[in-house]
RNA sequence: GCCGCUGUAGCUCAGUGGUAGAGCAACGCAUUCGUAAUGCGUGGGUCGUCAGUUCGAAUCUGACCAGCGGCU
Repeated sequence: GCCGCUGUAGCUCAGUGGUAGAGCAACGCAUUCGUAAUGCGUGGGUCGUCAGUUCGAAUCUGACCAGCGGCU
């Protein structure tokens, strides 16, 4: 230098055009003499950045940034 993959909650990930979700973690309540475990609930997101397409974009297109891998 060229090519490919990945980027979504604190962490691991799902979601392939129409209200952004799960598990774990955190917090609250119940249960217990107390703790753990268990059950119920709550909060937490400019979907890497900027543009474009579209009535509508996490999703499609382009550029850029970061990480990983391959080729030279």
Predicted 3D model of a 72-nucleotide RNA (transfer RNA) from uncultured Akkermansia sp. Model confidence (mean pLDDT): 83 of 100. Its Rfam family is "tRNA". The family's RNA type in Rfam is transfer RNA. From the family's description: Transfer RNA (tRNA) molecules are approximately 80 nucleotides in length.